[in-house]
The RNA shown here (FMN riboswitch aptamer (RFN element)) has 129 nucleotides and comes from Oceanithermus profundus.
RNAcentral records the identical sequence in 2 taxa.
Its Rfam family is "FMN riboswitch aptamer (RFN element)". From the family's description: The RFN element is a highly conserved domain that is found frequently in the 5'-untranslated regions of prokaryotic mRNAs that encode for flavin mononucleotide (FMN) biosynthesis and transport proteins.
The RNAcentral record of the sequence draws on Rfam and Ribocentre.
RNA sequence: CAGCUCCUUCGGGGCAGGGUGAAAUUCCCGACCGGCGGUGAAAGCCCGCGAAGCCCGGCGCAAAGCGCGGGGCCCGACCCGGUGGAACUCCGGGGCCGACGGUGAAAGUCCGGAUGGGAGGAGGAGGUG
Numbered sequence: 001c002a003g004c005u006c007c008u009u010c011g012g013g014g015c016a017g018g019g020u021g022a023a024a025u026u027c028c029c030g031a032c033c034g035g036c037g038g039u040g041a042a043a044g045c046c047c048g049c050g051a052a053g054c055c056c057g058g059c060g061c062a063a064a065g066c067g068c069g070g071g072g073c074c075c076g077a078c079c080c081g082g083u084g085g086a087a088c089u090c091c092g093g094g095g096c097c098g099a100c101g102g103u104g105a106a107a108g109u110c111c112g113g114a115u116g117g118g119a120g121g122a123g124g125a126g127g128u129g
Stems, first nucleotide, its partner, number of pairs: 001129002004126007017029003031109002033098002035049004044096002053073004058068004078094005100112003
């Protein structure tokens, strides 16, 4: 230094102000937000990953049921100009997108599953090369 096994820890932000109404942070005007890895140079909208949702096996416990783990499906959105060796990533401009359940009225932003899960980041231990 590389990879392997294990341990610890970290690991998501956001409706100001106003309109209508009996009621809306849900509608309307407007405001605000952007997980993780990668990419010739920095990315919500380039390539992937994760989360939610749907489906199907496996393992453990006597079982109900619960716990652990695996696979499949699904999975949003960008252009123009400039600089440059290189940018759909930077700068300028104009756009676009956002799970499920709930709700006195329709939610990317409120409440809930979630004191959960998690891509992955950091540190450490062991042994291997």